RNA sequence: GGGAUCGUGGGGUAGCUUGGUAUCCUCGCGGCUUCGGGAGUCGCAGACGGGAGUUCAAAUCUCCCCGAUCCCA
Numbered sequence: 001g002g003g004a005u006c007g008u009g010g011g012g013u014a015g016c017u018u019g020g021u022a023u024c025c026u027c028g029c030g031g032c033u034u035c036g037g038g039a040g041u042c043g044c045a046g047a048c049g050g051g052a053g054u055u056c057a058a059a060u061c062u063c064c065c066c067g068a069u070c071c072c073a
Stems, first nucleotide, its partner, number of pairs: 001072007010026003020056001028044005049065005
């Protein structure tokens, strides 16, 4: 220098093919339960790496940039 894959709540993960309410686990907070705690159960809060474009509508499609891993030189 060229190429491939990837980037989603604090941590992990599905969703991208085929654009239409962002899924689940864990952590945190609260309720119930308990003498208290733990466990269980119910609820709440929290995320699409950045920018631009296309579109009625973008996590998803296009382009550029940033970062990680790998391959070629």